Predicted 3D model of a 107-nucleotide RNA (TPP riboswitch aptamer (THI element)) from Zavarzinia marina. The sequence was found by an Rfam model in a public genome assembly.
RNA sequence: UUCUUCACCAGGGGGAGCCGGAGCGCCGGCUGAGAGGUUCCACGCGGAACGACCCCUAGAACCUGAUCCGGUUCAUGCCGGCGUAGGGAUGGGUGUUUCCUAUGGUC
Numbered sequence: 001u002u003c004u005u006c007a008c009c010a011g012g013g014g015g016a017g018c019c020g021g022a023g024c025g026c027c028g029g030c031u032g033a034g035a036g037g038u039u040c041c042a043c044g045c046g047g048a049a050c051g052a053c054c055c056c057u058a059g060a061a062c063c064u065g066a067u068c069c070g071g072u073u074c075a076u077g078c079c080g081g082c083g084u085a086g087g088g089a090u091g092g093g094u095g096u097u098u099c100c101u102a103u104g105g106u107c
Stems, first nucleotide, its partner, number of pairs: 001102001006095004010090001011056004017030005037050005062087003068081004
């Protein structure tokens, strides 16, 4: 000097399930970091933007496999397997840490 740890800033990625209420991100309940707080379009399912939350290659945030398999529950990715599987968005900036990595100089 650099890798690394942590924090902040800027940029980017992602999800919104299950049960009941006739229907509805309207009300109540379950798990969870988060299951729509605000606005717009549609008006009829649904779609979009911002915010919150989480994650950004040391990547299980999240997606595919999956109308999957085993268990639990009123029910559900609720728990585990699958998973050393296949994809997936910053070698960004500033500070910090020194026990970690690499390189150079000196003795």